[in-house]
RNA sequence: UUCUGCCAGGGGCAAACCCAAUCGAAAGAUGGGCACGCAAAGCUACCGGCCUACCGAGUCUUAUCGAGAGACUCCAUGGCAGCGGGGUUGCCAGA
Numbered sequence: 001u002u003c004u005g006c007c008a009g010g011g012g013c014a015a016a017c018c019c020a021a022u023c024g025a026a027a028g029a030u031g032g033g034c035a036c037g038c039a040a041a042g043c044u045a046c047c048g049g050c051c052u053a054c055c056g057a058g059u060c061u062u063a064u065c066g067a068g069a070g071a072c073u074c075c076a077u078g079g080c081a082g083c084g085g086g087g088u089u090g091c092c093a094g095a
Stems, first nucleotide, its partner, number of pairs: 002095004012038002017033003021030003036082001042088003046085003049080003056074007
């Protein structure tokens, strides 16, 4: 340096759920508990995928001078790195 994660050791992270508060329109994030799992479950939205839809666009309804209100559809510029791939950094052991 590369490959591998069968063995050892010391560690690390923390799903669902629960609690409380904060941010957010929501999805989601943050903190505490817990422990399903993880050898990159470290970092990164570059590609695909998924979630959400405040704003915006469209259609319809209602009302109408107009504004407005409601329903549905679309939309990422918002998210998910614990969905897959890519990029990048890295502990221990073995070969």
c-di-GMP-I riboswitch aptamer from a Gammaproteobacteria bacterium, 95 nucleotides, folded computationally.